[in-house]
RNA sequence: GCCGCUGUGGCGGAAUUGGCAGACGCAAGGGACUUAAAAUCCCUCGAUGGCAACAUCGUACCGGUUCAAGUCCGGUCAGCGGCA
Numbered sequence: 001g002c003c004g005c006u007g008u009g010g011c012g013g014a015a016u017u018g019g020c021a022g023a024c025g026c027a028a029g030g031g032a033c034u035u036a037a038a039a040u041c042c043c044u045c046g047a048u049g050g051c052a053a054c055a056u057c058g059u060a061c062c063g064g065u066u067c068a069a070g071u072c073c074g075g076u077c078a079g080c081g082g083c084a
Stems, first nucleotide, its partner, number of pairs: 001083007010026003019067001028044005046057004060076005
């Protein structure tokens, strides 16, 4: 230099025929139970604003196509692998 694969919460990892983004697990927080703990059960758990209800944004980054993009197209960056 060329080619291929990968990039999604704090972490792992789904959602691939384009159709509610974050299933499921781990970690974390609150509660129940307990004399107290462990175990178990219930709830919460991306960001910003808000007392809250809620609103807006969010799939490495920047654009494009589309009613609709994590998914398709172009470019960039990073990691891994192969070739030279």